RNA sequence: CCCGAUAAAGGCAAACCCCGCGUGAGCGGGAGACGCAAAGCCACGGGUCUUCUAGCUUCCCCUGCACUUUGUGGAAGAUCGCCGGGCUACCGAAG
Numbered sequence: 001c002c003c004g005a006u007a008a009a010g011g012c013a014a015a016c017c018c019c020g021c022g023u024g025a026g027c028g029g030g031a032g033a034c035g036c037a038a039a040g041c042c043a044c045g046g047g048u049c050u051u052c053u054a055g056c057u058u059c060c061c062c063u064g065c066a067c068u069u070u071g072u073g074g075a076a077g078a079u080c081g082c083c084g085g086g087c088u089a090c091c092g093a094a095g
Stems, first nucleotide, its partner, number of pairs: 002095001003092002011036002017030005034081001040087003044084003047079007055072002
């Protein structure tokens, strides 16, 4: 250094609920533990999700230039507890 033990000391905290923030995905705090050896940090690549837009597409409407919807494109975001990548780090059995 890899690695990760029925080790020791500690750490984090999903869902649900409460309060606050945000149009929203979500976020912060409290409470609570499903889990986690990087579940510490970074939205860099992919994924997923949200909002806006209305070019293309589609649905509705049927000529009104007004209106509903789907997919896609574009823009701005969310998630690092989806995967990959980058940075940093506690402990020390076996190998």
Background: The RNA shown here (c-di-GMP-I-GGC riboswitch aptamer) has 95 nucleotides. It was read from a public genome assembly, where an Rfam model found it. Model confidence (mean pLDDT): 83 of 100. Of the family's consensus pairs, 90% are formed in the model.